The prediction has a mean pLDDT of 80. Small-subunit ribosomal RNA from a Minisyncoccota bacterium, 1575 nucleotides, folded computationally. The organism belongs to Minisyncoccota, within Bacteria.
RNA sequence: UUUAUAGAGGAUUUGAUCCUGGUCCAGGAUGAACGCUGGCGGCGUGGAUAAGGCAUACAAGUCGUGCGCCUCAUUUUUUCGCAAGAAAGAAUGGGGAGCGGCAAACGGGUUAGUAAUACCUUAGUACGUACCCUUAAGAUGGGGAUAGUCUGCCGAAAGGCGGAGUAAUACCCAAUAGUCCCCUGAGAUUUUUCGAAUGGGGUAAAGGAGCAAUCCACUUAAGGAUCGGCUUAGGUCCUAUCAGCUAGUUGGUAAGGUAAUGGCUUACCAAGGCUAUGACGGGUAGGGGGUGUGAGAGCAUGACCCCCAACAAUGGUACUGAGAACGGACCCUACUCCUACGGGAGGCAGUAGCCGAGAAUCUUCGGCAAUGGGCGAAAGCCUGACCGAGCGACGCCGCGUGUGGGAUGAAGGUCUUCGGAUCGUAAACCACUUUUCUCGCUGAGAAAUUCCGGUUUUACCGGAGUGAUGUUAGGCGAGGAAUAAGGAGCUGCAAACUACGUGCCAGCAGCCGCGGUAAUACGUAGGCUUCAAGCGUUAUCCGGAUUUAUUGGGCGUAAAGUGUCCUUAGGCGCCUCAUUUCUUUUAUUAGGAGCUGAGUUUUUAAUUUAUUAAAAACUUGGUCAAGUCCUAUGUUAAAUUCUAUGGCUCAACCAUAGACUCGCAUGGGAUACUGAUGAGGUAGAGGGAGAAAAGGGUUGGCGGAACACACGGUGUAGGGGUGAAAUCCGUUGAUAUCGUGUGGAACACCGAAAGCGAAGGCAGCCAACUUGGUCUCUCCUGACGCUCUAAGACGAAAGCGUGGGUAGAAAAAAGGAUUAGAUACCCUUGUAUUCCACGCCCUAAACUAUGGGUGCUAGCUAUUGGCAGUAUCGACCCUGUCAGUGGCGAAGCUUACGCGUUAAGCACCCCGCCUGGGAAGUACGGCCGCAAGGUUGAAACUCAAAGGAAUAGACGGGAACUCGCACAAGCGGUGGAACAUGAGGUUUAAUUCGACAGCAAACGAAGAACCUUACCAGGGCUUGAAAUAUUAGAGAAAUCUCAGCGAAAGUUGAGACCUCCGCAAGGACUCUAGUACAGGUGCUGCAUGGUUGCCGUCAGCUCGUGGCGCGAGUUGUUCCCUUCAGUGGGGAAACGAGCGCAACCCUCGUCCUGUGUUAUAUGUGUCACAGGAGACCGCCCCCUCCUUUGCACCCGACUUCGGUCGGGGUUAAAGGAGGGGGAGGAAGGUGAGGAUGACGUCAAAUCAGCAUGGCCCUUUGAUGCCCUGGGCCACACUCAUGUUACAAUGGAUAGGACAACGCGUUGCCAAACCGUAAGGUGGAGCUAAUCGCAUCAAACCUAUCCCCAGUUCGGAUUGAGGGCUGCAACUCGCCCUCAUGAAGCCGGAAUCGCUAGUAAUCGCGGGUCAGCUAUACCGCGGUGAAUACGUUCUCGAGUUCUGUACUCACCGCCUGUCAAGUCAAGGAAGCUGAGAAUAGCCGAAGGUCCGUUUUUUCGGAACUAAGCUAGGCUCAGUGACAGGGGCUAAGUCAUAACAAGGCACUCCUAGCGGAAGCUGGGGGUGAAACUUUUA
Repeated sequence: UUUAUAGAGGAUUUGAUCCUGGUCCAGGAUGAACGCUGGCGGCGUGGAUAAGGCAUACAAGUCGUGCGCCUCAUUUUUUCGCAAGAAAGAAUGGGGAGCGGCAAACGGGUUAGUAAUACCUUAGUACGUACCCUUAAGAUGGGGAUAGUCUGCCGAAAGGCGGAGUAAUACCCAAUAGUCCCCUGAGAUUUUUCGAAUGGGGUAAAGGAGCAAUCCACUUAAGGAUCGGCUUAGGUCCUAUCAGCUAGUUGGUAAGGUAAUGGCUUACCAAGGCUAUGACGGGUAGGGGGUGUGAGAGCAUGACCCCCAACAAUGGUACUGAGAACGGACCCUACUCCUACGGGAGGCAGUAGCCGAGAAUCUUCGGCAAUGGGCGAAAGCCUGACCGAGCGACGCCGCGUGUGGGAUGAAGGUCUUCGGAUCGUAAACCACUUUUCUCGCUGAGAAAUUCCGGUUUUACCGGAGUGAUGUUAGGCGAGGAAUAAGGAGCUGCAAACUACGUGCCAGCAGCCGCGGUAAUACGUAGGCUUCAAGCGUUAUCCGGAUUUAUUGGGCGUAAAGUGUCCUUAGGCGCCUCAUUUCUUUUAUUAGGAGCUGAGUUUUUAAUUUAUUAAAAACUUGGUCAAGUCCUAUGUUAAAUUCUAUGGCUCAACCAUAGACUCGCAUGGGAUACUGAUGAGGUAGAGGGAGAAAAGGGUUGGCGGAACACACGGUGUAGGGGUGAAAUCCGUUGAUAUCGUGUGGAACACCGAAAGCGAAGGCAGCCAACUUGGUCUCUCCUGACGCUCUAAGACGAAAGCGUGGGUAGAAAAAAGGAUUAGAUACCCUUGUAUUCCACGCCCUAAACUAUGGGUGCUAGCUAUUGGCAGUAUCGACCCUGUCAGUGGCGAAGCUUACGCGUUAAGCACCCCGCCUGGGAAGUACGGCCGCAAGGUUGAAACUCAAAGGAAUAGACGGGAACUCGCACAAGCGGUGGAACAUGAGGUUUAAUUCGACAGCAAACGAAGAACCUUACCAGGGCUUGAAAUAUUAGAGAAAUCUCAGCGAAAGUUGAGACCUCCGCAAGGACUCUAGUACAGGUGCUGCAUGGUUGCCGUCAGCUCGUGGCGCGAGUUGUUCCCUUCAGUGGGGAAACGAGCGCAACCCUCGUCCUGUGUUAUAUGUGUCACAGGAGACCGCCCCCUCCUUUGCACCCGACUUCGGUCGGGGUUAAAGGAGGGGGAGGAAGGUGAGGAUGACGUCAAAUCAGCAUGGCCCUUUGAUGCCCUGGGCCACACUCAUGUUACAAUGGAUAGGACAACGCGUUGCCAAACCGUAAGGUGGAGCUAAUCGCAUCAAACCUAUCCCCAGUUCGGAUUGAGGGCUGCAACUCGCCCUCAUGAAGCCGGAAUCGCUAGUAAUCGCGGGUCAGCUAUACCGCGGUGAAUACGUUCUCGAGUUCUGUACUCACCGCCUGUCAAGUCAAGGAAGCUGAGAAUAGCCGAAGGUCCGUUUUUUCGGAACUAAGCUAGGCUCAGUGACAGGGGCUAAGUCAUAACAAGGCACUCCUAGCGGAAGCUGGGGGUGAAACUUUUA
């Protein structure tokens, strides 16, 4: 600039996040099929599987104007005949077979084969071409046959043989002929080859029609057109687990053959030809125009239509012909049919149709009216080509199933919070319309060729006639809402929700996933969403998928860099210059000019020889256009696609025009870049000279320490080893120590982040030989370079072979330990091995998990090896630079971690590699190896993930810090005894239920004899023991008494009584019957509310705004100091805030004020009550730390020598924090105690305290209600919590002191009296500061006795007798007295509480309650200690760091064997089949050759399809058996890995073991922690 056009994502790995990565979905399409449904029309389309087999009919004939004959009809002529009629002939028309001509090679079908003799595009020519067109010339004279026909014969048939005889546009001979063919061959040409003239030889023909003109045929030659043959270049699927193939093979010569080139064929000669740019082999497949999809690039595909090819039951072969075989011929084979068994016939992949197989694909239709084809002069005939119709929603397009009004929002369905909502203006109903439908009438276009007549005879004019479709399309009229709606879906992706049923069942599902009693996910219903005569499902293709990445990806850790080097092919590659022009030629052929290079000669100039420079002459060279770009021409068939216009009412569909057709070829042009050629250069590369460094390599020699052994000396009982031991060594003298000798292996310190090497790797010292790199000089060459498939070399450790060697270490092995076991970890021994030489192996976490090369892009710092500079006498230091080795970091990159001039940054070049996880680095095959094994390297099947980095938690037999009666230090207990109580278990008719680590077990229960009570047995009731409403009836209701039965409840009966409110109606109330309903301590605490426990009175848990990060998240809340405290302060990308902490509240302690009933004799105020004060970050002193400021002094740098700057720092001052002491004060460092319990955790507890959703039981044997009795109290045993003790710090007796909190009228109960006592009698007082419980409270004190004992300890158990409560004391109460007098002498392992008015010890009160099993619980006061060094350890908690494969969060996750089931694949003795070849045998038809024959024949040779035989190859199926692999809610054995996973893990290798695995050797960090060093 231009015609047109344009790219959407989502779900799923996680506790959450980002990334990587796969899987799945939404779209479009189809020759489709299936399910449900189905009104119409137009246009298309329809055997994709068995190129399996086919009955029947049709699909190729035509010409009498080429020929003879037979026959029929009509007309007519002649003869015979009276006539009927007969015979012969002619004309016209029809039929029949035959000779002859043309066609049958087209049209129609199919896609088996074919990976190139195909196809597409391009270019060519050694060729042919009937019919058609043009031009030139011609058609003379003869001849012999043959079919038909007749006749004889053979055969079932098909068919065949012989004889007689006939025609032609059939066949043959002769003549003539040229620009035809052959020979001759001047000349030209590089070759192929082209060839004039002359001469010689050879080869043609047919007629027919017509009155005629003439027309149609015929022969020869040339040209054209058309259609073909052949050739060239490029393109054209997968496989290397196919790497070498080829003998007519490659080329040549000669000959043959063909229309024509050619190994196309043959003979001879040569040994070539193809291949990593993929030959050869295997698999699959017709190719193209196009079609589907896609933004495109692409990917997939090749139905219908068009072009080309190939095929015609399989295979082979020729004939005819211009051209060759679907509906021609011959032969073999398979199959089918006929048969007289002798022999014959056949080919639907033509149109219909049948069978078969299949998920699946139509009528045995009409017509030649149109278009086209064949024949014909024509009429015409033929045409399953074609035109039409039929069937199928198979597809595309269009139309309809009505329109408007209509609310009490009808009925009904569904849902419901019961009010209503919704289906829903939907229906009914009213008005209207008639596309479609039915009936009737009408009605085009597709039709012009043709024929007849006329005429200006070529084309013109007039007339007549031709329609399968067709009951056509269309139009008009009438009728009447009449004839016409379904499918799928509704958890998310993804539009659309409720109810019921079901209960991990039945089922759904594309993926994630739903379903285990409240399912929007299953099934049904209602509603809704969406598409619509269709809608879904399945299959396949493209897209999404940038998920094979050219456009357009990656490789440190996710999959992915070869272990390393060298190098061939290949790919890529520095700077500069030149390649100009005219004439000519078939030709950049030749010549000239210009530019330029080289050489020779001469002259001139310069300077020192001899060179340099300039000029001239001569000789000789070079002077491109392959890629790329521009332009023109040709081609790229039509259809399709796109655009415009038009025609069917629109559209689909169709027509016309234009665009497009990306490529290829040719001509012309351009020369920037790449390339080519030539010439030059030096930055790359290499060489030279000089210098220094180094664990670089190989070989030889030498050395000391250590170790082991041997010998000798000294010496005596142990040594060694471990967590602790033992095996082991030692009185035959070990260990220890000294001396001597021998031996093998390895080289401390130096030593390092250091050095060298390609990597593996390399370390005592010396020598020899040898490799590579660095620096300096810039002297030489002049692109010589980079990277590399294949090839080659090297390649730790282990391992293998042969031969040595063997001190130490040490797989295997043995023993000792540990352990549940211990094939291990630990210990004692110990062989291979480790060492040397030679030869193999060829792998490692062979790692920087980072290929090589080149260039560019901030720095700072350390170090190694050089060089230079300043300075210096010199060295060091310093500065700069080159080459290495490290650390930190700008920009940038990265998912993040991190990398960052040694890149993972920015670019270029080359190589290698990756494409979800598992199966698997496995199987098969190949190559290598002595073996072990290595290398190359899949699939079936299976899963929806596997994975990387980072985040928050949780956890760790990881680290750090801090706290807590956590430990320690103390005091007292539990665990042992007896008893009490609770729990488990057992028992039972029942022993009601709940609670089960911590956080159940003297808990619910602050009171089980009946009741409680929920449990059991038995007896009763059923609208119910209690509630509400209502109907009907009865009645005063109610209440009371008595009797029978009964254990009671209850039931039956009798009697007494005769109500209240209201004027009335009626109401209240009771009973009976009925209806709704009640009732349930029945289930679900995993449906819930409320309440509660634990972490924990621990100090935490969060938010807003802002900042950081892609994000999850983080910061704040971390750090330092401090605190009981996330308490406070400082600093800080944070600033603030909230819930928690603290405080506010209550009690106690001190004081003040006020009040004063009951205290007190009064005053008063011990006291009681109420209010207030007081403590705090306050004051003083000391110490420590931090910050800031000043300063003597020291060190370093600079210096103009004045000083300045930086660092350290005594001392002083100020501020802050903490600690210690003091004053004041009743109280001192939150004074003590209580109440108060953050976000949350444990599906923690409770449906039995209460409430409550849902479910369940309830007219007769209730899971409801009532009653009696029993049980909750059982008792071999186990556990928990307590009491009392075991005694002298005590017990007993006697005497003597001192409290506080509380409680009391159904009650507390005084005095007094009785009783040993429990208790009784009694009744005063008290509704309580008054009276009572209540007294001396007890421990305590004083005195006496006991004297260490199973006791004057201890009190269980048992007996007897009493008391109290209560209907009731047997199961099963408490108390008193007397008697009895058990275990027990301080408690194993283990374990609990407590830090001050605390522990310990002592009593008192209260609740519940008739009474009590209270030793429990809740309170009260009395007496009244000890200890805390401290944080190593145990437990718990908090904060930070760290690791993680955990997140249901370590009670986690997870590995392997074994056992069971199931699936697919591989191996395998064998068995079976298929395919392509090879070798041999046999060999049809056929043509060729040879021989024979007058012809026809006949015989033979080589070739050849099929067949047979043989041994191999490739592929497939099957196979006893053995091995591994995958998968499968709850199997066995262990616990290998994840934390330091309890022995760090892991890679290679070797041995061993039930298994994970263990051990040895070497390697890695993808290990934690600590120490040291460096920064």
Notes:
Its Rfam family is "Bacterial small subunit ribosomal RNA". Its family is annotated with structural constituent of ribosome and ribosome in the Gene Ontology.